[in-house]
């Protein structure tokens, strides 16, 4: 430089055009059991890299940026 992949709550991951106002798990918060601390249970906050575009409708397809990994001369 050229191809190809991956970018989802603090982390680790589900999602495969509408059922969802994005689900779990740890991790935080706040309550209750406990003399206290762990531990249980129950409740809660927290994300789609940025931009743009295709559809009636985008996390999902498409361009385009950034940022990471792989090939390749």
């Nucleotide at each position: 430089g050229c191809c190809c992949c991956c970018u989802u709550c603090g982390u680790c991951u589900a999602g495969c055009g509408g059922c969802c106002c994005a689900g779990g798990a740890c991790g935080c918060c706040a309550g209750a059991c406990u003399c206290u601390c762990a531990g249980u249970c129950c409740g809660g906050a927290a994300a789609c890299a940025g931009g743009g575009g295709u559809u009636c409708g985008a996390a999902u397809c498409c361009c385009u940026u950034a940022g990471g990994g792989g090939g390749u001369a």